Description: This is a predicted structure of a 1534-nucleotide RNA (small-subunit ribosomal RNA) from a Terriglobia bacterium. Rfam family: Bacterial small subunit ribosomal RNA. Rfam links the family to the GO terms ribosome and structural constituent of ribosome. The organism belongs to Terriglobia, within Bacteria. The coordinates come from a structure-prediction model, not an experiment, and the mean pLDDT is 84. The RNAcentral record of the sequence draws on ENA and SILVA.
RNA sequence: UAAUUGAGAGUUUGAUCCUGGCUCAGAAUCAACGCUGGCGGCGUGCCUAACACAUGCAAGUCGAACGGGAAAGCCCGCAAGGGCAAGUAGAGUGGCGCACGGGUGAGUAACACGUGGGUAACCUACCUCCAAGUGGGGAAUAACCCCGCGAAAGCGGGGCUAAUACCGCAUGAUAAAUGCUGACCUCGGUUGGCAUUUUGAAGGGUCGCAAGAUCGCUCGGAGAGGGGCCCGCGGCUGAUUAGCUAGUUGGUGAGGUAACGGCCCACCAAGGCAACGAUCAGUAGCCGUCCUGAGAGGGAGCACGGCCACACUGGAACUGAAACACGGUCCAGACUCCUACGGGAGGCAGCAGUGGGGAAUUUUUCGCAAUGGGGGAAACCCUGACGAAGCAACGCCGCGUGGAUGAUGAAGUUCUUUGGAAUGUAAAGUCCUUUCGACAGGGAAGAAAGUCCGCAAGGAUCUGACGGUACCUGAAGAAGAAGCCCCGGCUAACUCCGUGCCAGCAGCCGCGGUAAUACGGGGGGGGCAAGCGUUGUUCGGAAUUAUUGGGCGUAAAGGGCGCGUAGGUGGUCCGGCCAGUCCGAUGUGAAAUCCUGCAGCUUAACUGCAGAUCGGCAUCGGAAACUGCCGGGCUGGAGUGUGGGAGGGGAGCGUGGAAUUCCCGGUGUAGCGGUGAAAUGCGUAGAUAUCGGGAGGAACACCAGUGGCGAAGGCGGCGCUCUAGACCACAACUGACGCUGAGUGCGCGAAAGCUAGGGGAGCAAACAGGAUUAGAUACCCUGGUAGUCCUAGCCGUAAACGAUGGUCACUGGGUGUGAGCCCUUUACUGGGUUCGUGCCGAAGCUAACGCAUUAAGUGACCCGCCUGGGGAGUACGGUCGCAAGUCUGAAACUCAAAGGAAUUGACGGGGGCCCGCACAAGCGGUGGAGCAUGUGGUUCAAUUCGACGCAACGCGAAGAACCUUACCUGGGCUCGAAAUGUAGGGGAAGUCAGCAGAGAUGUUGAUGUCUGGCAACAGACCCUUAUAUAGGUGCUGCAUGGCUGUCGUCAGCUCGUGUCGUGAGAUGUUGGGUUAAGUCCCGCAACGAGCGCAACCCUUGUCCUUUGUUGCUCGGUCCGAUUCGUCGGACAAGCACCCUAAGGAGACUGCCGAUGACAAAUCGGAGGAAGGUGGGGAUGACGUCAAGUCCUCAUGGCCUUUAUGUCCAGGGCUACACACGUGCUACAAUGGUCGGUACAAACCGUCGCAAACCCGCGAGGGGGAGCUAAUCGGAAAAACCCGGCCUCAGUUCGGAUUGCAGGCUGCAACUCGCCUGCAUGAAGCUGGAAUCGCUAGUAAUCGCGGAUCAGAACGCUGCGGUGAAUACGUUCCCGGGCCUUGUACACACCGCCCGUCACAUCACGAAAGCCGGCUGUACUAGAAGUCGUCGAGCUAACUCGCAAGAGAUGCAGACGCCCAAGGUAUGGCUGGUGAUUGGGGUGAAGUCGUAACAAGGUAGCUGUAGGAGAACCUGUGGCUGGAUCACCUCCUUU
Repeated sequence: UAAUUGAGAGUUUGAUCCUGGCUCAGAAUCAACGCUGGCGGCGUGCCUAACACAUGCAAGUCGAACGGGAAAGCCCGCAAGGGCAAGUAGAGUGGCGCACGGGUGAGUAACACGUGGGUAACCUACCUCCAAGUGGGGAAUAACCCCGCGAAAGCGGGGCUAAUACCGCAUGAUAAAUGCUGACCUCGGUUGGCAUUUUGAAGGGUCGCAAGAUCGCUCGGAGAGGGGCCCGCGGCUGAUUAGCUAGUUGGUGAGGUAACGGCCCACCAAGGCAACGAUCAGUAGCCGUCCUGAGAGGGAGCACGGCCACACUGGAACUGAAACACGGUCCAGACUCCUACGGGAGGCAGCAGUGGGGAAUUUUUCGCAAUGGGGGAAACCCUGACGAAGCAACGCCGCGUGGAUGAUGAAGUUCUUUGGAAUGUAAAGUCCUUUCGACAGGGAAGAAAGUCCGCAAGGAUCUGACGGUACCUGAAGAAGAAGCCCCGGCUAACUCCGUGCCAGCAGCCGCGGUAAUACGGGGGGGGCAAGCGUUGUUCGGAAUUAUUGGGCGUAAAGGGCGCGUAGGUGGUCCGGCCAGUCCGAUGUGAAAUCCUGCAGCUUAACUGCAGAUCGGCAUCGGAAACUGCCGGGCUGGAGUGUGGGAGGGGAGCGUGGAAUUCCCGGUGUAGCGGUGAAAUGCGUAGAUAUCGGGAGGAACACCAGUGGCGAAGGCGGCGCUCUAGACCACAACUGACGCUGAGUGCGCGAAAGCUAGGGGAGCAAACAGGAUUAGAUACCCUGGUAGUCCUAGCCGUAAACGAUGGUCACUGGGUGUGAGCCCUUUACUGGGUUCGUGCCGAAGCUAACGCAUUAAGUGACCCGCCUGGGGAGUACGGUCGCAAGUCUGAAACUCAAAGGAAUUGACGGGGGCCCGCACAAGCGGUGGAGCAUGUGGUUCAAUUCGACGCAACGCGAAGAACCUUACCUGGGCUCGAAAUGUAGGGGAAGUCAGCAGAGAUGUUGAUGUCUGGCAACAGACCCUUAUAUAGGUGCUGCAUGGCUGUCGUCAGCUCGUGUCGUGAGAUGUUGGGUUAAGUCCCGCAACGAGCGCAACCCUUGUCCUUUGUUGCUCGGUCCGAUUCGUCGGACAAGCACCCUAAGGAGACUGCCGAUGACAAAUCGGAGGAAGGUGGGGAUGACGUCAAGUCCUCAUGGCCUUUAUGUCCAGGGCUACACACGUGCUACAAUGGUCGGUACAAACCGUCGCAAACCCGCGAGGGGGAGCUAAUCGGAAAAACCCGGCCUCAGUUCGGAUUGCAGGCUGCAACUCGCCUGCAUGAAGCUGGAAUCGCUAGUAAUCGCGGAUCAGAACGCUGCGGUGAAUACGUUCCCGGGCCUUGUACACACCGCCCGUCACAUCACGAAAGCCGGCUGUACUAGAAGUCGUCGAGCUAACUCGCAAGAGAUGCAGACGCCCAAGGUAUGGCUGGUGAUUGGGGUGAAGUCGUAACAAGGUAGCUGUAGGAGAACCUGUGGCUGGAUCACCUCCUUU
């Protein structure tokens, strides 16, 4: 400089931030499975059973090394025989090859592999180069022939023969060895000198007349390539494997090897390895590379290439240059095959192929044409190496399935608001093109070496498996060629139908219980495409193991504390070295791969060429700052010294007083004690109480303090002895001596607990008793043993906490307190400094809370620890312990969370403040009786339905005999009882009557003849038929609208902007006052606003104005009565009064005083009819209760259609052993009864109210004036008052029930109405637990009216009459409001939630044992084989010898060492299984309790110990991660 280069999302909550796991989107694959499938190119293709293998092939070749040597067939011949075949085939001796090539990955954790070195410790056939040579002899043996054995495989004996087979001899240095000696060097090396010794050959083959050529052979040197051995470094897991080792480690000597070496042997020594992980166990071929990733990393080691290992399993050697040998040998074993049973044969992890295993992996193909290999002089032969083809969408790459045009936007289909929209230019149609496929014709490259000719140049000649393939050309025709997945969010793409927590889906969250974009189908859409999805696996995302790049106060995580080892790390100055570090150079880092460029196949994949890269290692040279190392200094770190003072630091010994208990004695008498209340207990045998004396043990009040000391645990009367540490002052000494500290080590370590011995006053697990309770194995009480105390020894754990490891340095302050020192002040003091200990707070940090010079800030060093929840601190193993138990510490399985902090609510048997007939104070009731009425229950053919705590139950229903009516029984109707449209037919509609019937209804007869138009006809109405539709008090109030209840007429509920907070949110709305009130005032990071409150509205209370009939009558006239007071009536008049109903006035804390912040306001007062909202009503915020209502009405969906619709009769809703709610009437004397006699308001009346008068005891009847109402009527108000009687009794109380007789309404009072009269005369004598209403014209009590209604109120709703008591007060009960606090609740306490038990199921542990695998040790065994010894038997070559023979040598054989399999015994590790057993997880509606979350109702948690169905309880010590109240201290401010 260029290039390259990093994305997140879903899911814990009501919501938020954080922590944290799970899941997804990407890429990849030797893949498999599902659906689908046109062509071509290039690759790839048993990952499982290194399981077993039929058949064929995969290593031979050389006649130019050698001896021998057929036959078929053909020819000649009569034949015998001969010739050709042919010196061919086949076989043998010999040479070379068979150790390459090809396969596989079992074993192996190793110098096996990678990388870099070493070999001065080595080898190397064939090949290349150089040098020298190749002389002379000998003895055998296969083949062959003969004989024999055997089923076979094969073997034995005898005889003959050749060689480049075998054996001596000669030659021989430059080679080798030894000795002496010189130089260099890195150990035995290199190179010289001298001497001695030793070692080799095939004069063979071919060609040639020959010369010679060529191929061989021997020795030596060199090279190339290949190999052996050694070393540094590097790369898996487990410490629940910590010690391993006897040839082990080293030495000397000998042996062995190509070669070093304990490689082997003898002897000697006692070493060697290991926390930087030995040994053991598990797993695994290693690498180049491949996948992923921004990278660092992580994962993998298929194909291709390098190395290693293996070849049925185990062992062994032989041959050879090389093997301990895949297609060689021997032995043992397992297996398979043959067999005549005596014996034999075999090894596909070569290429095909078969069986088997498995989710799964190909043809028993062609060819040596090319490349390569073996042999050969060569031709040539061999080659399942290789080149090709075949099969498979297994992968990558390329191509195609057509292009253009085409709107009536066709049909079909889907949806629809029924208008339309979509599919969709898509199709059809029209015009084109022809890749690929299919057909026809043509048709390659890959081939040059080699061979032959030639001196050479050059020439000639042979060869193609693929393949009639690639490729080219032609003709025809859109013709033959599209699927798969998905559409709730993540994630791109929406609707209909079906289904109804079913069927099913699902990667996570999650969908489905009648309106499913999530299931299934249809339509439509999205994505990819000859593929598409699924599953498995890997990396990524995951900073979720964090080197890059995380954390540990509360989320998981600081060791209980110290001393200290290894290790890590380390002040300052100078000098040196150069290991680290840095710079340069060299070598290496194989090829392929990756990357860049270019090129070749039409392109690409693929391939070729060139470059770059290969982060590494090694060597050489250099630099010297930093680290390190060496040496020398320094004083600041650290330590020592001197002088001081402080302290519950530790250990031992002694000693003191108070108190409890016990004992003795005195006084004294009936109780004491204990609790919420009691009881157990103690006490007349004298307790408790009190006084005196004594005994004994334990603990040390006040002082005492966020005060002191200690490393932590912890430490408290006083004195003495011993002893540790810290601090201050001084600055004399040492001179980095420091810090941290693994595992291990050592020590300390509350309480409980253990062992032994003491001690034992109080307290007190266990235990006993008493209470409480549904129970009470508890809480409370009475007792009480271990224990608590001491000595000695164990244990080793705690919320061992600041939930905060240690050390050092740095970074604003303020204010207390403890211990020193310095300066200052007359003094109180004031200032400075060091160490400790608190609080508040700046910056900074933190998820927040909070921390903040005593850091949780900023840095450095070291250690410990964490990685989702549960399972589990459990199991197994080990370790320690007397035991209890401690330390170490998993997995299966299961969940999608578990958590931290903070927020808003809700809740609390939390707190504060406040309100309400909430309590209290009062009055009257209910609950007891009878009756009425509603409900439950029961019953019934039906007893229609709804309403269910408050907020259902005299409720819907302001009124069920029929009707109502929805229910039941029975009888009818089916376009329908009612509504609309269309079409056809008929008729006015209607009215009356008869018959049948319970009626609906049916039937018959009579009557009737509308409007317009001349008429035809049209219209209205009715009937009928058909059709579209109707109808439903059928379901769903959990699909809904509307309406309503309730909290609650409570004072609240919100918004905009701003500000604060990462955020949810907060602020405002909190605070101080005040109010009925979020009412108002003040203050305030808030400022404003809205819905509520209040007011405005109605009514009532006072006054005024207006109005003046039907209301009223002060005064006037007349008449009548009179007790002479006056009263009644009429008329006129009036509107004064009452009243009527319109409009105004009035009340506003306006005035005065006090209190208060000078405010708001409160208290008192004046005036006033009324005073602080005057009384009452209407009015109901945001919301809550899936509250109520589909049966008022409306309405989605579903259901029903000769019925779930509709009509009718009768019945039922009125039942009746019971239970509850709401009422009425009573129980009597404040009463009952009889008689007399006053005073209202509001309201109603023509389908009506009805007067007078008459009849009836009465209900009522007759009657009908008047009144459409301030006129008439209902209408009598009643309690009250006056008088009489009753006299405390089941009564002259009470009136139920029943009988009889009546009345009224109505079509009809039987089921089933109301009223009257007479008679009857029940329960009941004031009501248990419990519970309701009411604060003034109220309660209580008295009557009157109205709605509904034919009739039928004790209900409901209005009206007035009479007319109280009490409220100290807010502790308590209930409900509510505000603030605050805790919370594990958010469906919000009717919440959440724990454990046992029972059932089902899953995985795991233990277990008498049983069965395997691997392995150790000891002994035994000992095949084949090497080596050694012997070698009596046998023995061609050589030596001696004339020979016989002897010697030498070799062989058989025997023995010995070693040693595989096997055997015996005994261990270790590991796996499977196991009656039974233990806990654990999960599951839905089970059982028992209520442990925890609020003070969770006994604060919780905790270590330990005991106890108990269970959660748990209790003791002891500890913690706050406890609420509340009070006090103390501290802080902030003045």